[in-house]
């Protein structure tokens, strides 16, 4: 820089207190052991592979991922009418 981000996919071992990116607010997960890490398993299909090619196929390899829409909001616009809702942005994540 470009593309995607409402789909999908967890068990066990170790550790032992915080975690959900950051700030604020909310909400949630967590001693019935979260987060992290290791093993195995799985999901997906960006690269790669196959194919003349595709919006196709498969899933050995390089990544990624496996609570909640990127957990939700914050900034702008529309509808609604005080709280919701839709779209966009910002920031972030992943790949090339």
């Nucleotide at each position: 820089u470009u593309a995607u981000c409402u789909u999908g996919a967890g068990u066990g071992g170790a550790c032992g207190a915080g975690g959900g990116a950051u700030c604020c607010g909310g909400c949630c997960c967590u001693a019935u052991g979260a987060c992290u890490u290791c093993a195995c398993a799985g999901c997906a299909a960006c690269c790669g592979u196959c194919a003349a090619a595709a919006c196709g196929a498969a899933a050995a390899g390089g990544u990624g991922c496996u609570a909640a829409c990127u957990c939700c909001g914050g900034c702008c616009c529309g509808c609604u009418a005080u709280u919701g809702u839709g779209g966009g942005g910002a920031a972030g994540a992943u790949a090339a």